[in-house]
RNA sequence: GCCUCCUUAGCAGAGUCUGGUACUGCGAUCCACUCUUGAUGGAUUGGUCAGGGGUUCAAAUCCCCUAGGAGGCC
Repeated sequence: GCCUCCUUAGCAGAGUCUGGUACUGCGAUCCACUCUUGAUGGAUUGGUCAGGGGUUCAAAUCCCCUAGGAGGCC
């Protein structure tokens, strides 16, 4: 230098191919239970979907550029 893949909540991931309400587990907060803690159960909480632009009625999802990371080729 060229090619491919990855980036989603505090953490780990699903969702992307096939555009249509952003989800799961852990965590955090509160409540119940308990002599207390833990465990368990319930509720709540939290997202510029890496950044920008484009297409579209509608973009995490499709297209382009950029940034960071991983792998491969020379």